[in-house]
The prediction has a mean pLDDT of 79. The RNA shown here (c-di-GMP-I riboswitch aptamer) has 104 nucleotides and comes from a Betaproteobacteria bacterium. The source organism's lineage runs through Bacteria, Pseudomonadati, Pseudomonadota and Betaproteobacteria. The sequence was found by an Rfam model in a public genome assembly.
């Protein structure tokens, strides 16, 4: 320095839950709490789950159901330009990054 292991010691994170708050919701943040966690640090790249405002179908309405991607304008033989949108989970696998102790 690189790998592999995690029965120490210091220490680090925190599921459900419950207050409070931001969100249409998923969920986020903060403070409680503590199931777990050697990357339960970071990061959506790929896979996957969740939501469905916005769009879109069907309906007389009440509402259902789909769609986390597309819509519009423009050019055009194709490539494409340009506006607006494109939520969440890293504690659901992988994949990239970083890294504390002790042992081998």
């Nucleotide at each position: 320095c690189g790998c592999c292991u995690g029965c120490a010691a210091g220490g680090g994170c925190a599921a459900a839950c419950c207050c409070a708050u931001c969100g249409a919701a998923a969920g986020g943040c903060g403070g409680g709490g503590g199931c777990g966690c050697a990357a339960a640090g970071c990061u959506u790249c790929c896979g996957g789950g969740c939501u469905a405002a916005g769009g879109g179908a069907c309906g007389a309405g009440a509402g259902u159901c789909c769609u986390a991607a597309c819509c519009g304008a423009c050019a055009c033989c194709g490539a494409g330009u340009c506006g607006g949108g494109u939520g969440c989970c890293a504690g659901c696998g992988g994949g990239g990054u970083u890294g504390c102790c002790a042992g081998g």